[in-house]
Context: one part of a larger RNA
RNA sequence: GAAGGUGGUGCCACUCUACAUUAGGGAUGUCGACGGAUCGGUUUCAUCCGCCCCGUCUUGAAACACGGACCAAGGAGUCUAACAUGUAUGCGAGUAUUUGGGUGAGAAACCCACAUGCUAAACGAAAGUGAGAGGUGGGAGAGCACUUGUUGCUUGCACCAUCGACCGGUCUUUCUUAGGAUGGAUUCGAGUUAGAGCAAACAUGAUGGGACCCGAAAGAUGUUGAUCUUUGCUUGCACAUGGCGAAGCCAGAGGAAACUCUGGUGGAGGCUCGUAGCGAUUCUGACGUGCAAAUCGAUCGUCUGAUGUGAGUAAAGGGGCGAAAGACUCAUCGAAAUAUCUAGUAGCUGGUUCACACCGAAAUUUCCCUCAGGAUAGCUGCAAUUUGUUAAUAGUUUUGUCGGGUAAAGCGAAUGAUUAGAGGCCUUGGGGCAGAAACUGCCUUAACCUAUUCUCAAACUUUAAAUAGGCAGGAUGCGUACGUUGCUUAAGUGAACGUGCGAUGCGAAUAGAGAGUUGCAAGUGGGCCGUUUUUGGUAAGCAGAACUGGCGAUUUGGGAUGAACCAAACGCAGAGUUAAAGUGCCUAAAUGUACGCUAAUGUAGAUCCCAUAAAAGGUGUUGAUUCAUUUUGACAGCAGGACGGUGGUCAUGGAAGUCGAAAUCCGCUAAGAAGUGUGUAACAACUUACCUGCCAAAUGAAUUAGCCCUGAAAAUUGAUGGCGCUCAAGCGUACUACUUAUACUCUGCCGUUGGGUCUCUUGACGAUGACCCAACGAGUAGGUGUGCGUGAAUGUCGCGGAGAAGCUUACCCCGUGAGGGGAAGUGUAGCGGCUUUUAGUGCAGAUCUUGGU
Repeated sequence: GAAGGUGGUGCCACUCUACAUUAGGGAUGUCGACGGAUCGGUUUCAUCCGCCCCGUCUUGAAACACGGACCAAGGAGUCUAACAUGUAUGCGAGUAUUUGGGUGAGAAACCCACAUGCUAAACGAAAGUGAGAGGUGGGAGAGCACUUGUUGCUUGCACCAUCGACCGGUCUUUCUUAGGAUGGAUUCGAGUUAGAGCAAACAUGAUGGGACCCGAAAGAUGUUGAUCUUUGCUUGCACAUGGCGAAGCCAGAGGAAACUCUGGUGGAGGCUCGUAGCGAUUCUGACGUGCAAAUCGAUCGUCUGAUGUGAGUAAAGGGGCGAAAGACUCAUCGAAAUAUCUAGUAGCUGGUUCACACCGAAAUUUCCCUCAGGAUAGCUGCAAUUUGUUAAUAGUUUUGUCGGGUAAAGCGAAUGAUUAGAGGCCUUGGGGCAGAAACUGCCUUAACCUAUUCUCAAACUUUAAAUAGGCAGGAUGCGUACGUUGCUUAAGUGAACGUGCGAUGCGAAUAGAGAGUUGCAAGUGGGCCGUUUUUGGUAAGCAGAACUGGCGAUUUGGGAUGAACCAAACGCAGAGUUAAAGUGCCUAAAUGUACGCUAAUGUAGAUCCCAUAAAAGGUGUUGAUUCAUUUUGACAGCAGGACGGUGGUCAUGGAAGUCGAAAUCCGCUAAGAAGUGUGUAACAACUUACCUGCCAAAUGAAUUAGCCCUGAAAAUUGAUGGCGCUCAAGCGUACUACUUAUACUCUGCCGUUGGGUCUCUUGACGAUGACCCAACGAGUAGGUGUGCGUGAAUGUCGCGGAGAAGCUUACCCCGUGAGGGGAAGUGUAGCGGCUUUUAGUGCAGAUCUUGGU
């Protein structure tokens, strides 16, 4: 505030209100103009918050792993053959026209026969022989009945399970002269039991083809090269000037001679210096986008010979040639160049192009000339099918019942190991005493025996868990009667099976809307980490296993930082609440409350994983425990005494309490050691134990635990994250409040999945619909679905010189998105929507290709 009720008043009139009509006005709405707020777009500057670079291989990449300057265009799962599975279509015991024929204007369209393919029958090596409507249980549906139900009865498709029968093969039995017939088998079959196939289409997969794209090192066949260079041959050309001075010759000298010596002459030489030439040692010089794909300078080697060089000619690729370097064979050589096979192959590297939605892995098993790979199973997706509301089912519990030999325990139980005494003496060994000796006696030691004792076992065990595992908890069951049998029994005894009847609604709990089955197929088959268990190892961010959870494939809040830790898993938003972690400032929230501890002058301390510290110490401080002392006055402090026998005995050069050895009494005392230290050569002296006085109430020792300290030394300057912090902002305990995640709660919206209602009008929107409800939403490899865009074709409807396409943009709108539409400008001739079909159909990467910057 409305309606209703109750109470009052009134039941006539008036007012008010509502409705209807008429007229007028106003408002809403629509269109236009003006106006310009909010809002939107773009750009620049500044502050704050978050934020490492994409792609890739990888357990793991921001990586000091590789590719990547920028732009445009090009650029990678295609086609085909024959298969498999699925879907939809046509015909169907068949199916498929297209070799051929007919018709036709036709290479179109239409019509048709035969043959052929597959199928309609199998089995067997083959000869060969050659199949039928079955029973039971479960079953959709249909019919009938009534008590109308979660009812009863009848009939029972498909399919499933099971038992038969039949066909063919195999083994076998009986009959038969032989063909053959007959019975049986826990025997084999891709068989039959009222057919289901064929054709063409699409999708997926596998195989052969270049087979998603790019890429070898190799291999083969055939050619072309010796104008470079290697070597041979033929024929030409070229090589200054010096030095050394072989043979031969001449002259002289000597000598009996052979011959020798001296001086010349002479001009030999793979001799020498060195020019031209040819070469190329060093500077590791210059140059090093050069003058040059090997050059320049200086220096250097050789320079009458195995010399240099021209021309011609010969030798050719597994071949040549080689004063040998694997050198050279046209800038190519541990096997030339070139064309082809050839788009060679690659289990290897790199790349592989639009969007959204749903589901979503594996790094394991077995096998492989298998370890960088495959196949196989598993995990996963898609499709189909059966069934489903208290049933199926279950990473759960419980009850019953099984198997086990791990943990623990045990060793006065077995096996094995092992310590210590005790007792025993039959037996055995060693040693000894008595004894002439004795298997005589005694002592001892070890073995041995007995009862004990200590400690152990992956390959010991009596005992024996927890956890884990198997099976069962009913209708396909139970009871009862009858029947069959070649099995079984002494036996109509039993067992198995079959038929009928009966009872009851169902035989633990919890969860429960899904559950079961079939077909096809991808990826994976390098793993890694945490708690617990565990093997090797001194150990490891080491290597190998088990259970489980994670990362991989995953964001988010926290741990400053971070694959794996803690919290928690995600559609798009709003509000509220929390988790872990925090609340001095950086930095959201407590300079919160209460009680303790801690002082750290070489570095106090400060939160899982986690980014180290130990043994050992401390009269730093705070607690705890035990034992002592103490008002009969302790401990500490101050003061007094600390005597005598006696200078004890021994020893000593000496030793009188105090170098040393043994011993360590007595007296007097309140108490005073044959002496705790200082001291002396030895004494002395001082001091202590011990006693007393004053004082006055706690004191001493040991052990233990917190915090703190020592222990604690390293290379860029440095890290509780930083600042900093001290009755903390540290450590320990407790309590409140607060902060905050994509978690939780509620709401709205989007999508997906499931369920439900509507069955009408019937022209369409629109049953491919409308409406309602619920739950769910992460994702790499991968699967599936729905869409967007490009070129071309068909049909149809349109646009366009009153301006198509394309291009441009600080513009606007629609869609989750791929994208689409409009506006303005430019441009000047073609273009688009929808249906269907088709494909050389989508780029950021490939040391991609070409061009440009």